[in-house]
RNA sequence: CACCUAUUCAGAGCGGCCGAGAGACCCGGCUCGAUGACGCCGCAGCAACCCCCAGAGCCCUGGAACGGUGCUAACGCCGAGGUUCGAUAGGAA
Repeated sequence: CACCUAUUCAGAGCGGCCGAGAGACCCGGCUCGAUGACGCCGCAGCAACCCCCAGAGCCCUGGAACGGUGCUAACGCCGAGGUUCGAUAGGAA
């Protein structure tokens, strides 16, 4: 990278750096952005997929949040297209 499974309308910000675009791709919108967006770093927070505890044969249910991720504008921003679209987690190789 490809494959399988599950989730994707809830939730969560401050500081420093950078300096012009950003919101996955394409099209049409719409929104955010020099009152510094996006991105990176630090700390914090949110959440509960794995890990942990209990019930349970399994599926699953409840609990906790150290650890492994992840996430912290708007329904994955809306619409259309994709049917092997994107993102996240777990699995097997």

The RNA shown here (SAM riboswitch aptamer (S box leader)) has 93 nucleotides and comes from Corynebacterium frankenforstense. Taxonomically the source falls in Corynebacterium (Bacteria, Actinomycetota, Actinomycetes, Corynebacteriaceae). RNAcentral records the identical sequence in 2 taxa. The sequence is in RNAcentral, with records from Rfam and Ribocentre.